The prediction has a mean pLDDT of 80. A computed fold for a 74-nucleotide RNA from Notodromas monacha, annotated as transfer RNA. It matches the Rfam family "tRNA". It is annotated as a transfer RNA. Rfam links the family to the GO term triplet codon-amino acid adaptor activity.

RNA sequence: GGGUCUGUAGCUCAAUGGAUUAGAGCACUAGGCUACGAACUUAGCGGUUGGGGAUUCGAAUUCCUCCAGACCCU
Numbered sequence: 001g002g003g004u005c006u007g008u009a010g011c012u013c014a015a016u017g018g019a020u021u022a023g024a025g026c027a028c029u030a031g032g033c034u035a036c037g038a039a040c041u042u043a044g045c046g047g048u049u050g051g052g053g054a055u056u057c058g059a060a061u062u063c064c065u066c067c068a069g070a071c072c073c074u
Stems, first nucleotide, its partner, number of pairs: 001073007010026004028044005050066005
């Protein structure tokens, strides 16, 4: 220098045929339980879907560009 892939909640990951309110587990907070904890259980909290732009009535999803990371070629 060229190419492929990845980026979604604090963490690990779903949801890509464009339209369902963007979800699950763990973590965290509060209650129950307990002598106190753990475990269990109930509820809650948590997201500009990496940044910006474009297309569209409508974008996590399509296109462009930038950023970060992994790998391959040179």